[in-house]
A computed fold for a 1397-nucleotide RNA from an uncultured bacterium, annotated as small-subunit ribosomal RNA. Its Rfam family is "Bacterial small subunit ribosomal RNA". Rfam links the family to the GO terms ribosome and structural constituent of ribosome.
RNA sequence: AGAGUUUGAUCCUGGCUCAGGACGAACGCUGGCGGCGUGCCUAACACAUGCAAGUCGAACGGAGAGUAUAUGAACAAGACUUCGGUCAAGUGAGUAUAUUUCUUAGUGGCGGACGGGUGAGUAACGCGUGAGCAAUCUGCCUUUCAGAGGGGGAUAACGUUCUGAAAAGAACGCUAAUACCGCAUAACGUAUUUUGGUGGCAUCACCGAGAUACCAAAGGAGCAAUCCGCUGAAAGAUGAGCUCGCGUCUGAUUAGGUAGUUGGUGAGGUAACGGCCCACCAAGCCGACGAUCAGUAGCCGACCUGAGAGGGUGAUCGGCCACAUUGGGACUGAGACACGGCCCAAACUCCUACGGGAGGCAGCAGUGGGGAAUAUUGGGCAAUGGGGGAAACCCUGACCCAGCAACGCCGCGUGGAGGAAGAAGGUUUUCGGAUCGUAAACUCCUGUCCUCAGGGAAGAGCAGAAGACGGUACCUGAGGAGGAAGCCCCGGCUAACUACGUGCCAGCAGCCGCGGUAAUACGUAGGGGGCAAGCGUUGUCCGGAAUGAUUGGGCGUAAAGGGCGCGUAGGCGGCCGUUUAAGUCUGGAGUGAAAGUCCUUCUUUCAAGGAGGGAAUUGCUUUGGAUACUGGACGGCUUGAGUGCAGGAGAGGUAAGUGGAAUUCCCAGUGUAGCGGUGAAAUGCGUAGAGAUUGGGAGGAACACCAGUGGCGAAGGCGGCCUGCUGGGCCUUAACUGACGCUGAGGCACGAAAGCGUGGGUAGCAAACAGGAUUAGAUACCCUGGGAGUCCACGCUGUAAACGAUGAUUACUAGGGGGGGGUGACUGACCCCCAUCCGUGCCGCCGUUAACACAAUAAGUAAUCCACCUGGGGAGUACGUUCGCAAGAAUGAAAACUCAAAAGGAAUUGACGGGGACCCGCACAAGCGGUGGAGCAUGUGGUUUAAAUUCGAAGCAAACGCGAAGAACCUUACCAAUUCUUGACAUCCCUCUGACCGUUCCGUAAUGGGAACUUCUCUUCGGAGCAGAGGUGACAGGUGGUGCAUGGUUGUCGUCAGCUCGUGUCGUGAGAUGUUGGGUUAAGUCCCGCAACGAGCGCAACCCUUAUCCUUAGUAGCCAUCAUUUAGUUGGGCACUCUAGGGAGACUGCCGGGGAUAACCCGGAGGAAGGCGGGGAUGACGUCAAAUCAUCAUGCCCCUUAUGAAUUGGGCUACACACGUGCUACAAUGGCGUAAACAAAGGGAAGCAAAACCGCGAGGUCAAGCAAAUCCCAAAAAUAACGUCUCAGUUCGGAUUGUAGUCUGCAACUCGACAACAUGAAGCUGGAAUCGCUAGUAAUCGCAGAUCAGAAUGCUGCGGUGAAUACGUUCCCGGGUCUUCCACAAAAGGCCCGUCA
Repeated sequence: AGAGUUUGAUCCUGGCUCAGGACGAACGCUGGCGGCGUGCCUAACACAUGCAAGUCGAACGGAGAGUAUAUGAACAAGACUUCGGUCAAGUGAGUAUAUUUCUUAGUGGCGGACGGGUGAGUAACGCGUGAGCAAUCUGCCUUUCAGAGGGGGAUAACGUUCUGAAAAGAACGCUAAUACCGCAUAACGUAUUUUGGUGGCAUCACCGAGAUACCAAAGGAGCAAUCCGCUGAAAGAUGAGCUCGCGUCUGAUUAGGUAGUUGGUGAGGUAACGGCCCACCAAGCCGACGAUCAGUAGCCGACCUGAGAGGGUGAUCGGCCACAUUGGGACUGAGACACGGCCCAAACUCCUACGGGAGGCAGCAGUGGGGAAUAUUGGGCAAUGGGGGAAACCCUGACCCAGCAACGCCGCGUGGAGGAAGAAGGUUUUCGGAUCGUAAACUCCUGUCCUCAGGGAAGAGCAGAAGACGGUACCUGAGGAGGAAGCCCCGGCUAACUACGUGCCAGCAGCCGCGGUAAUACGUAGGGGGCAAGCGUUGUCCGGAAUGAUUGGGCGUAAAGGGCGCGUAGGCGGCCGUUUAAGUCUGGAGUGAAAGUCCUUCUUUCAAGGAGGGAAUUGCUUUGGAUACUGGACGGCUUGAGUGCAGGAGAGGUAAGUGGAAUUCCCAGUGUAGCGGUGAAAUGCGUAGAGAUUGGGAGGAACACCAGUGGCGAAGGCGGCCUGCUGGGCCUUAACUGACGCUGAGGCACGAAAGCGUGGGUAGCAAACAGGAUUAGAUACCCUGGGAGUCCACGCUGUAAACGAUGAUUACUAGGGGGGGGUGACUGACCCCCAUCCGUGCCGCCGUUAACACAAUAAGUAAUCCACCUGGGGAGUACGUUCGCAAGAAUGAAAACUCAAAAGGAAUUGACGGGGACCCGCACAAGCGGUGGAGCAUGUGGUUUAAAUUCGAAGCAAACGCGAAGAACCUUACCAAUUCUUGACAUCCCUCUGACCGUUCCGUAAUGGGAACUUCUCUUCGGAGCAGAGGUGACAGGUGGUGCAUGGUUGUCGUCAGCUCGUGUCGUGAGAUGUUGGGUUAAGUCCCGCAACGAGCGCAACCCUUAUCCUUAGUAGCCAUCAUUUAGUUGGGCACUCUAGGGAGACUGCCGGGGAUAACCCGGAGGAAGGCGGGGAUGACGUCAAAUCAUCAUGCCCCUUAUGAAUUGGGCUACACACGUGCUACAAUGGCGUAAACAAAGGGAAGCAAAACCGCGAGGUCAAGCAAAUCCCAAAAAUAACGUCUCAGUUCGGAUUGUAGUCUGCAACUCGACAACAUGAAGCUGGAAUCGCUAGUAAUCGCAGAUCAGAAUGCUGCGGUGAAUACGUUCCCGGGUCUUCCACAAAAGGCCCGUCA
C1' cells in the first nucleotide's frame, strides 16, 4: 500500500466481498511449564447456610469470675492416747474487706453517611470543563484566645408481680454517670441601635468606638509532673451544599408547550439563595439556534481503531452520580432522608398455639433459575488501609494471598551434533525412478522444564515480638532423551499439488464460484504452506471506505438543479478615513487529579509486568500587548444598485370591437348514379335525387401567405386587424440618491395539457362508445360514425421528458464568419465600411471531461448563497399529517422482504435488422430438360416379427443408389439352438508324446465327440530344435460404452476473397489506422490518393490434361511414293496419322478509341488459340463440442465358463403406409424389321476367348491366339437408307404371372442373374410445389471399368450426335465491402413482458 467481482473486451460510476488490528468473549479440535493480569455482558430474577461494623470498664451503676487478707462450717495426713478422746500441718464451703486482675447485658460516648456492590433509573447543572457564593455549613484534625462556679430532679440495668406460643411488653419499687435540667459568669458571638474609616460588580462587605438584651461547661487516669477529655470564640485544613458560561445521542411521519406556569410584593421555611412553599397582584415565560413529546442511554479520565481528522466503546483501575425487593416518609446526627437503621403501603418468602410475628446477598463465598457463557460455601489480618480505645488490643469477605479456567498478554520447553545401505514402510510413477528424507535406526553429547535429595529468603519499619503466602521463589547435587504438538489451509484473491473415491449426488463456499465419469475447489490419503500451546469458526467494533468527503466527493447523459419568480429570517458583500478590540495573532498566570499513552532511566536473568523523571493533555478561564484582515461605531466617496431627461424594437399582458378565406349545416336552382373510403375492402351516404356545380343564409372555432435555429416574456407561454389601459428589457446622456447589493430555509404569487364545479356555447376535431375491416385472437394500428371535452365567464386542481435533462449572481480567459435591436463616426445617402452596447444561433483553440462532448450564452478559472444525491428492486408505494369537491397532490427514496450482486453511464469490436449504399453467384429473370402423377429398382422413416429384422449417418450438392467398389452360405457385427473355457489369435513356464500334415470310418442338423492307419530332424546320446496334447497362472479376446476425453481422416460455409502481423501514429483504454476513400478486376487483382510504411497466409502463377506447330524415335503403330497381295500380309519407308520424350506458342506484345498521360476497358490486326483459351489437382484464419471409438490408432470405464470363441438354421430381402434418389414409359422427332457406317477409354491368366459346330435363345462343345499399340472382350448405339405400323391403351408400354430352361456356385425354398414361349397391369405428359444446366454445356445415344464365383436401373470413366436463352439486377436465396440503430455477445432459434402451473 491494495485486491476480487457488472462486460465478448474497455474506461467510468457504484455497491458487495477480502487481506489488518482489537475483545470481560463463546463454540470445535488439541493441550507441557511458569510469571503478570482478567473472569454473570443474560434475570436491578429468587435466595438455604456461614461470615462482611464494631469498639471503649481510663464515662457509669451493677453482675459474674479470679487473686490477696481476715474469718471459717466441714474434712483431715500425722502425732499422742486412759481407746472415751485430744492436738493438728493441710484441704477448704461460706462470709467480710481490698484489688494498676479478667469478662460484660444495660446507661453513656464515638463509629454504623467510610469502606464494599450494582448500573435499574436519569437526556439532567446528572456528568465534563471553567468560574462564582457579598447566599452557605463542616464531627474528628491543626493553630490562637478565653473558660469550666455552685446546684437539682430523674431513668435503664436490677428486684417483685403479670401478659404472650413466640417476637416482645406492662405495672410497682431502688440506683449511677462525661446521660438530662435550671442558676451564676461571658465576648473578637447573636439581635437592636448611635457613630468613624476602608473597599466593592448591585443588593452591600470588612475594620473600629459606644449602649441595651440573650446564650457555656464534665469529668476520667495517674503518687505526681502531666496526659486524655469538656465549653465559648476566631482562623486553617478537609469534606459537603448551592448558582452560572460552554459542551453532552436519535426522531419534525413529535410544532407548538406552560396556571405555581413567568415575574413582583409580603410572610413562612432552609446551613444557605430561590415559587422551595403560601397569600395577593400582573400576564407573562420557553420554542425552527428545535421548545414540548417519544425512543435510547449512567457520565468522564480513558480503551479499541485510524497517517490524522474522526468513528466505535464506557469491563477490569481511578473520579463523579444514582440505587439498595417496589413505592412513599421522616427521625437521629457534623454529615443520611441512611445496602447489613426506623415507620407506612405493596408483592413475595418463612414461623405460628391463627391471636400475631420475622425477612431483604446490586457485600464475600455459595444455591436455584435464565443463558452460547463467567470461578472456592478456601487461608490470614503478616503487610497496606479503615473504625473504636490512653494503650495493650479488638473488629475488618476492604485488603493480602492461595484455589479453578489457555480467558488474555509475555517467556520457556518438547532436545543438540554427527549419520546414505539414501534402510524398511507409505505415496506416486512414463516402472527407469521420484518423494517423505538426515527424517528414522545408530553413535556421541546436553539437562531448560521434570523427578529425588540438601540448603533456603527478601517482603518486618523505632528496641523486642509478630509471615497467611510457604519449606514458596531461589541456590546446590544426582538421575535419565527419558514425560511434553497440535490446529487450520493448499482454484483466484492468498503462501502451499498429486493420487484415489464420488458423479449437479454427497457435499464445499468470505466474494467470484466448484461438483453432470479423468474435480489441484467435495471426501480420504501422501506431500506441501502457515501459525504454534495453541489453531480455526462465529459474533461485535474501527480500518481499508475519499462508500456522508472539515481535512477529503459530487449533481448535462451514471443517483442528484427546486417548474418559475417575488421576498422574510439567515449567510455573504464596493472604495477612503477615524475609532473600538468581539473574532484573529502573541506574551504571562491559573487550571487541565492520579493512573494510562509517548520519551527516557532503572528493576524482575529477558519479556509481559513494576518503579523514578520528563513530555504531552491539541481545552477552558484570566491578564498585558498587536491591529493587517473580518466584525461593531462614526464620517466621507461613486465605479455596484436605483431614479430622472431623450430615443427606439417587439406574437409581452388585459379588455372591447372588427375582417376575410375555409369546413359543416339549412333553403333554392341545374343535373344523374353513384359518392365516400382503403394496401384491398366493407360499414356509411344516395333514385325519398346524394356526390358535383350555382346562388342565398346560419353558426362556431382557428387566423394561410408574411414566417425566419426571427422577436417578446421569469417560467408556463404568446401569431388576422384596430383601439383603450398596462408590465418589462435595450440604447444614449451623466442631473440626482449614496452600497440602498447578491442569494434566499420557511412564506406568498404565477404555472401547459388533461381533469373537477356552476352557467353558457358547440362548426370542425375527437377520449369513451358503436359498427366495418385486419388478425389465430385484435378490447389496437386502418375506415365510417360519435351528445364528454376542446371554446367563453367565474372558481378549483398544481402536475409534465414543466428539458439546455445544465439553479441564481459577479469577475476573468484566443479567434472566425452569420442573423436581430440601438448608438457613434463617415457620407449626397436611414447604402457599404469602421467602432461600441444588448440579445440570438454555428464553428473552433486553451482548459475541462469516464467518454460523448462543453468551449465568453462554459460543463474553463475563481467567489457567494440556495436546492438536491449516497447500490438495484420493493417505491415515489404503505402508514401518519397537510391541502383538495373529487381525481389526486405534497411530505415520505418508510420498513419488512429480496438480489443464485449487481443495477447503471460512455465508448469499442462483432453479430443481427421484414435499415441504407455498392457488388457477385444458374440467385432471380430468359430458355432447355426433369422430379412431384404410373410401374419397377434402390435407400430412409414407421410399423411388424416366438427372436432378430445388427450398427452407424439426420435440414442444406452438409442423412436417405450414404459407410456398402456389390448380405443365398461366408461376409455378419443380429436372433434361436448346440458347444468350448489359457481359449479362434500372441508371448512366457511345467509335464508328456513323436510327430504335425494326411487318409479312412462311426456319429451329429453341423461344429464339437469317438475309432483306425500312416508318420520327424540333428546329436558329443546328456539333450537340442520343431510340432502336437495336457496343466498352471500371468494374460488373450470384445464391431461392448464414451467422437462431449482424443489422434488421424473427412464434410460444410467456399475456390467465397478474405484472415492477420511487425514498426510507426492516434486513443486513458478496449481498439483504430494500415485493410477506409476514387477507379478497376474473377480476385485485398492492379493503379491513384492517404499517418502510415512494409510483410505473411490466401488470390494469381508454378503442376497435370486438352487445343496448334516443330523436333527426336519408329514396334506390336502408320502407308504418300515403289513392289507384292487384297490381309499394311510382306519387302520397303517413317512423309502423314498415332504413340511419348523434348521444345515453341499468348505477353494486352502491336494498332485505334475511352480513361486521369494510371490501372484497366472497348474494338481491330495477326494467330490453332486473345485478354484467366477449356477442364482438373490445389481449399487461408476460422465456424458448426459437424461426422467417424464399426477402417485404423488410442485414454478411461465395463465383461472374463462371457458382452470372448465355434457351428447349424434363420435374419439384415418382412409390408397397411410416408418420403428421397433413379430406371422404363405414356409414343410417329416414334415402334418394329432388313441390310449398311463411324468412336474413345478400358479390362484380360483361378483370365479374356476368336474361328468352327450345336441350341430359337440364355448358352454348350471343342479350341487358335494373347501376360497384350500384336490376340480377345468387341456388336458401338443414336444416325443415315429402305419397308411397315397410322393415333389406338395400339405392332405404344412393359409390370405381373404361368410353363419349360441356361449359367454361377457345397447349395439359388426363404433369397441370384439371364433366356424362350405365353400372359400383357398401371400409365395418354402428371396438383400445390420443386431440381439441374450458360457450350462441345443441357438434352440424347451407346461403350468400358472397379467390386465380383454369380448377382447394377447404382457408382466411376469414355466417346458419338448436339441445341435454346441471358433484356437485365426490381424481387426470392446465399455471399462480400462500407455505413447506421440496438437493452443482442450462447450473438434474432438472441433478448424480453404478462398469465398459468
Background:
The sequence is in RNAcentral, with records from ENA and SILVA.